Context: one part of a larger RNA
RNA sequence: CUGGGCGUAAAGAGUAUGUAGGCGGUGUGGAAAGUCAGAUGUGAAAUCUCCAGGCUCAACCUGGAAACUGCAUCCGAUACUACCACACUAGAGUAAUGGAGGGGUGACUGGAAUUCUCGGUGUAGCAGUGAAAUGCGUAGAUAUCGAGAGGAACACUCGUGGCGAAGGCGAGUCACUGGACAUUUACUGACGCUGAGAUACGAAGGCCAGGGUAGCGAAAGGGAUUAGAUACCCCUGUAGUCCUGGCAGUAAACGGUGCACGUUUGGUGUGAGAGGGUUCGACCCCUUUCGUGCCGGAGUUAACGCGUUAAACGUGCCGCCUGGGGAGUACGGCCGCAAGGCUAAAACUC
Numbered sequence: 001c002u003g004g005g006c007g008u009a010a011a012g013a014g015u016a017u018g019u020a021g022g023c024g025g026u027g028u029g030g031a032a033a034g035u036c037a038g039a040u041g042u043g044a045a046a047u048c049u050c051c052a053g054g055c056u057c058a059a060c061c062u063g064g065a066a067a068c069u070g071c072a073u074c075c076g077a078u079a080c081u082a083c084c085a086c087a088c089u090a091g092a093g094u095a096a097u098g099g100a101g102g103g104g105u106g107a108c109u110g111g112a113a114u115u116c117u118c119g120g121u122g123u124a125g126c127a128g129u130g131a132a133a134u135g136c137g138u139a140g141a142u143a144u145c146g147a148g149a150g151g152a153a154c155a156c157u158c159g160u161g162g163c164g165a166a167g168g169c170g171a172g173u174c175a176c177u178g179g180a181c182a183u184u185u186a187c188u189g190a191c192g193c194u195g196a197g198a199u200a201c202g203a204a205g206g207c208c209a210g211g212g213u214a215g216c217g218a219a220a221g222g223g224a225u226u227a228g229a230u231a232c233c234c235c236u237g238u239a240g241u242c243c244u245g246g247c248a249g250u251a252a253a254c255g256g257u258g259c260a261c262g263u264u265u266g267g268u269g270u271g272a273g274a275g276g277g278u279u280c281g282a283c284c285c286c287u288u289u290c291g292u293g294c295c296g297g298a299g300u301u302a303a304c305g306c307g308u309u310a311a312a313c314g315u316g317c318c319g320c321c322u323g324g325g326g327a328g329u330a331c332g333g334c335c336g337c338a339a340g341g342c343u344a345a346a347a348c349u350c
Base pairs, nucleotide, nucleotide: 003322004321005320006319007304008303012318014201015200016199017198021194022193023192025088026087027086028085029084030083033081034080035077036076038074039073040072041071042070049065050064051063052062053061054060091191092188093187094186095184096183097182098181103177104176105175106174107173108172109171110154115149116148117147118146119145120144121143125136126135162169163168206247207246208245209244210243211242215241216240220236221235222234223233258317259316260315261314262313263312266295267294268293269292270291271290272289273288274287275286276285277284299306300305323350324349325348332343333342334341335340
């Protein structure tokens, strides 16, 4: 390489959009590139295979046949693929109506709590721990009442509930805005799927510049513990956490499960609709679509388990794996302010 694989053994890119490419619905006609059939030419000799012969046999040699699976030309076939033309509506999309949602961005507003400041009451403790101490407090703390400041986060509702491509999104109101879903079937007429490169987004932590800083809190200081204690516990506390603009581009970025389409017994919850039945109406019951769970059948799996939300049965396309360590490292290249990221070996060793 081929083959075999990728939930847990090595292996699905963090996610999406999309270029090239690959693949692609139904019908009719055309042409005949691929494809298939036949013919002709060619495919040197030697070699290989078979048959026969010659050296006493064999190796070896000689003769004959076959083969040389290929190429070119001509004449045909037209199912399939590609191509051309016309048409179709089941894929895809548009439109109309409608409801659901922590989807996104910006602005404004709110209450609870912590902390701080001021004032009142009030007096000797408070805080903290396994026990303590550092710490705070007679310059009046803790407690309690009133007023004010400021920042951050939004209890309950909250739900294997909702939304989003993923990361993620939870106080309220308004403005702008994306997507999905259901019903109608009106329109377009294959416009589709995937997607190497590429581009965009991408938690926390980190970086740059400017703000902000209540609480928490790497580093740092102190108190304990201990043989020691660069820790666990306690008292402080700077970066950071927050906002604006930029960079970075990684996570157990996980469902450890790529995307799309089709097919294949069921039961039971739940979210969003639609259509029926019943009813004065609601509740409820039935059918159906989309989502989200649990349990299980066939099947599958090494087993665990998965099981119409497949890890079943198939198709298309992409990514990735090929013994452990060395190593996601070195070197080189690209990117970055840096930290570092991406790409990615070998010697050696078991």
A computed fold for a 350-nucleotide part of an RNA from a Verrucomicrobiota bacterium, annotated as small-subunit ribosomal RNA, central domain. It was read from a public genome assembly. Lineage of the source: Bacteria > Pseudomonadati > Verrucomicrobiota.